[in-house]
RNA sequence: GGGCGUGUAACUCAGUGGUUAGAGCGUGGGAUUGCAGAUCCCAAGGUCGUUGGUUCGACUCCGGCCACGCCCU
Repeated sequence: GGGCGUGUAACUCAGUGGUUAGAGCGUGGGAUUGCAGAUCCCAAGGUCGUUGGUUCGACUCCGGCCACGCCCU
């Protein structure tokens, strides 16, 4: 330098065009317990990498850029 893939919550990931973006784990609060753990309930936490485009509508489709991984040279 070229090709392919990935980028979504603190972390691991789902969501493949339709209006409130989710789960597990972690965190905070509550219930329970002699205390703690486990268990149960509730809550907070997201510019969906970034920037343009397509569309009535984009996390989702397309282009550029950035970061990471693999392969080739």

The prediction has a mean pLDDT of 82. Predicted 3D model of a 73-nucleotide RNA (transfer RNA) from Letrouitia transgressa. Lineage of the source: Eukaryota > Teloschistales > Letrouitineae > Letrouitiaceae > Letrouitia. Rfam family: tRNA. It is annotated as a transfer RNA.